Context: one part of a larger RNA
């Protein structure tokens, strides 16, 4: 893993609520008698306990009393509603292991040094080579020495090399291993501070350490084992049959408080009161947000007038200018959570009225919740970021199923009592996937926009509104002209329309600029402005506003409509009538719960209502045992098989196997229901 078995709210006291019984003052304990089968029954037993009065710290007083000086106020109680006790059974609180299972530890006793540490006492082992210390012998040396030299001897050393032994550097294998630390190679020590038997000392608040907090019997920052002991756990798991009714919380205020707790909100159930709630609507409050203003608090901009200030002039502390700065005041036009001479909708207070089976309020028991998500709106922090955090005010989800949104807790319909091969709607949709409209009528869009995005662009198209020119002939093409003074003056190497800087007049003229661009070194030269002609009717600006394009770049082909695939549309904007579409409505039958009003107390009749986590209420099923009472070999459980009944848990019958014990009803008692606990014990 799987399957079978086992596995968690219990007893015992005391307190308090319900419920039902006794008795009317309740009730006995402990013992004691008698019956009697261990067990019990029935009697006595009245100590004692609650009640019947209370207040005070007491003394005491007493339907009062404490307090005070009070005959004063005020507490508490007394009275009007006036009942109490004993028993059982549940709910709840305390005390105890107190629903079960789990720590890490804490404290005593004892058990260990056959591992391992370090130490006592006795023993044991170290192949082989290699160096060649001291002492000592000869012998050079010298005048004689020398701490001089030189052979030879000798055989020293935590000395070299390297086996046995110890040891594990480094690599590789091995990792459910040959091994709970091995095995291969390679290293290190190898006469010493050396290894090593044996046999004996040290003991956990402790011992031993060449300190690694290392060792102390495969796991030592405090060994094991046994006890206290069921420590303790604000924590984590888990907690086992059914239906029915009701339903939260994730807030506030405190907390060695922040994932616990205590009150208080919300929620159940009982018991009161009896329209007190709700909503509307009229009416009378209270306030100082939204907006709006700018007198007030500040803050900000323009002008205007004018102190002062600055710079200038002057010999000057007079005096004058001033395209500088700028109070006050005045005018205009602005900003503001902590600005107000204004001020709403909403909300909330209270009075009255109405509509409504719809709640409120208070009194007792019983809870859970005090991690809250998202989403509109109104704000604060943040960056007018966050699936971001913080409040407020609706909503969903949390606890909520269906349709819609391709998929999708928190967005849109909509709140699922059961059944139906009935119907009508919601949001969404109606070309195929795919249940309904390849619907109608009018535009619009060409971008496949639709089917993602800004600032900015743009002779896209549609519609609108305004201003120009024009059949006395426009705007585009074409044809032709486009001139002189004059190369305008200046500058410049040049500057001639066309490099700059000044001016931009005047002549012919149908018309031409001291020149619109190109172009030359500078001229030339091509063109424009502006004219005639030639065509013959619109032509050009500048707003708005409707769909549209560009700005558009990511990493596994299409992957930014669910898909196919759409164009006077299957896209968008407007109207219209249809239809599909849910567990919502409605139909037809059924269950249950409630409220009202009937009742021959079995029930009818109408009306309302049944999503649910924690949690609360209530009503049942079954198990095992024990008492009454009964089944059975004419055949008990148990197993099997089919049928039945009952919302269900679950029962019954039949018919087969079994072969000896069972069980309706009525009452009692509890070791009373399994899938989870990395349970536990068994088997595969």
């Nucleotide at each position: 893993g799987c399957c079978a078995g086992u596995g968690a709210c219990u007893u015992a006291a005391u307190c308090u609520g319900u419920a039902c019984g006794g008795c009317u003052g309740g009730u006995u304990a402990a013992g004691c008698a008698a019956c009697u089968u261990u067990a019990g029954u029935u009697g006595c037993g009245g100590a004692g306990c609650c009640a019947a009065a209370g207040c005070g710290a007491a003394a005491g007083c007493g339907a009062g009393u404490c307090u005070g000086a009070a005959u004063a106020g005020g507490g508490c109680g007394u009275u009007u509603a006036u009942a109490g006790u004993c028993g059982c059974a549940c709910g709840g609180a305390u005390u105890a292991g107190a629903c079960c299972c789990g720590a890490a530890g804490c404290c005593g006793g004892g058990u260990g040094a056959g591992c391992u540490a370090u130490c006592c006492a006795u023993g044991g082992u170290c192949a082989g080579a290699g160096u060649g210390a001291a002492g000592c012998u000869c012998u050079g040396g010298u005048a004689a020495a020398a701490u001089c030299g030189g052979a030879g001897u000798g055989g020293a050393g935590g000395c070299u090399c390297g086996a046995a032994c110890c040891c594990u550097u480094u690599a590789g294998c091995g990792u459910u291993g040959c091994a709970a630390a091995g095995c291969u190679a390679u290293g290190g020590g190898a006469u010493g501070a050396a290894c090593u038997g044996u046999g004996g000392a040290u003991a956990g608040g402790g011992g031993u350490g060449a300190u690694a907090u290392g060792c102390c019997a495969a796991a030592c920052g405090a060994a094991c084992c046994c006890g206290g002991a069921a420590a303790u756990a604000g924590c984590u798991g888990g907690u086992u049959c059914u239906c029915c009714c009701c339903g939260a919380a994730a807030u506030g205020u405190a907390u060695u408080g922040a994932g616990g707790u205590a009150c208080a909100g919300c929620c159940c159930c009982a018991g009161a009161u009896g329209u007190u709630u709700a909503c509307u609507a009229a009416u009378g409050g209270a306030g100082g947000u939204a907006a709006g203003g700018c007198u007030c608090u500040g803050g900000a901009u323009g002008a205007a007038u004018u102190a002062g200030g600055g710079g200038g002039a002057u010999a000057g502390u007079a005096u004058c200018c001033u395209a500088c700065c700028a109070a006050c005041u005045u005018c205009a036009a602005c900003c503001a959570a902590a600005c107000c001479a204004u001020g709403a909708a909403u909300g909330c207070c209270a009075u009255u009225a109405g509509u409504c089976c719809a709640a409120g309020u208070c009194u007792g028991g019983g809870a859970g919740u005090g991690a809250g998500a998202c989403u509109g709106u109104g704000g604060g922090g943040g960056a007018u970021a966050a699936g971001c955090u913080c409040c407020a005010u609706g909503g969903u989800c949390g606890a909520g199923a269906g349709g819609g949104a391709a998929a999708c807790a928190g967005c849109c319909c909509a709140g699922a009592c059961c059944a139906u091969c009935a119907g009508c709607u919601a949001a969404g949709g109606u070309c195929c996937c795919a249940a309904a409209g390849a619907a109608c009528g009018a535009g619009c869009u060409a971008a496949g926009u639709g089917u993602g995005a800004a600032a900015g662009g743009a002779a896209g198209u549609a519609a609108u509104a305004c201003c120009g020119c024009c059949c006395a002939g426009a705007c585009a093409g074409c044809c032709a002209g486009g001139a002189g003074g004059u190369u305008g003056g200046c500058u410049c190497a040049g500057a001639a329309g066309c490099a700059g800087c000044c001016a931009c007049c005047c002549u012919u003229u149908a018309a031409a600029g001291a020149g619109u661009g190109c172009g030359u070194a500078a001229u030339a030269g091509c063109u424009c402005a502006c004219u005639g002609g030639u065509u013959g009717a619109g032509u050009g600006g500048u707003g708005u506003u409707g769909c549209g394009c560009c700005g558009a770049c990511a990493a596994u082909u299409c992957a930014a409509c669910g898909g196919g695939g759409c164009u006077c549309a299957a896209g968008c904007u407007c109207g219209u009538c249809a239809c599909c579409g849910a567990a919502g409505c409605u139909a037809u039958g059924g269950c249950u719960u409630u409220c009202u009003g009937a009742u021959u107390c079995g029930u009818c009749a109408g009306g309302a209502a049944g999503g649910g986590u924690a949690g609360g209420g209530g009503a049942g099923c079954g198990u095992u045992c024990c008492c009454g009472c009964g089944c059975c070999a004419g055949g008990a459980a148990g197993c099997u098989a089919u049928u039945c009944c009952g919302u269900g848990a679950g029962g019954a019958a039949u018919g087969g196997u079994g072969g000896a014990g069972c069980g309706a009803c009525g009452g009692g008692a509890a070791g009373u229901g399994a899938g989870a606990a990395u349970g536990c014990u068994g088997g595969c």
Predicted 3D model of a 684-nucleotide part of an RNA (large-subunit ribosomal RNA, domain II) from a Chloroflexota bacterium. Its mean pLDDT, the model's own confidence on a scale to 100, is 85. NCBI's taxonomy places the organism under Bacteria, Bacillati, Chloroflexota.